[in-house]
Molecule: c-di-GMP-I riboswitch aptamer
Organism: Anaerosolibacter carboniphilus
């Protein structure tokens, strides 16, 4: 510097739930909390999935379409790291 991820050391991370709080919802923050992650660091680039306020259609209904919204703990892709071994 590349690979790999058995064996080991320092470590980290925080699923489900539960509370408060924001949102239309999904869902996202914070405190508890541990199912599991070798990147369960970052980035919403692509694709998939998930909500449908606005909006368009419908009878002013019921629903149906629909991200500009989420979801990096779906899968890829970019960048970045710790230790070990070969």
């Nucleotide at each position: 510097a590349c690979a790999u991820g058995a064996u080991a050391a320092a470590g980290g991370c925080a699923a489900a739930c539960u509370u408060a709080u924001c949102g239309a919802a999904a869902g996202a923050u914070a405190a508890g909390g541990a199912c599991g992650c070798a990147a369960a660091g970052c980035u919403a680039u692509g694709g998939g999935u998930c909500u449908a306020a606005g909006g368009u259609u419908g009878a002013c209904g019921a629903a149906a379409c629909g991200a500009u919204g989420a979801u990096u703990g779906c899968c890829a892709a970019g960048c970045u790291g710790c230790c070990a071994u070969u």